[in-house]
RNA sequence: GCCCUGGUGGUGGAACUGGCAUACACGCAGCACUUAAAAUGCUGUGGCCGCAAGGCCUUGAGGGUUCGAGUCCCUCCCUGGGCA
Numbered sequence: 001g002c003c004c005u006g007g008u009g010g011u012g013g014a015a016c017u018g019g020c021a022u023a024c025a026c027g028c029a030g031c032a033c034u035u036a037a038a039a040u041g042c043u044g045u046g047g048c049c050g051c052a053a054g055g056c057c058u059u060g061a062g063g064g065u066u067c068g069a070g071u072c073c074c075u076c077c078c079u080g081g082g083c084a
Base pairs, nucleotide, nucleotide: 001083002082003081004080006078007077010026011025012024019067027045028044029043030042031041032040046057047056048055049054060076061075062074063073064072
């Protein structure tokens, strides 16, 4: 230099054919249980604003296509692998 792979909440990791982003698990918080704890069970849990209703933002970065993009296209950054 060329080719391929991947980058998503606090962590791992889903998201089909472009159509509710964050399912599921872990973690965390609250509650129950316990003398107390562990374990277990139940509920909640992306961020910001708001008293609330609700609104806005968010998939490595920046653009593009589209009514609509994690998904398609372009450039760049980073991880891993292959070829030379």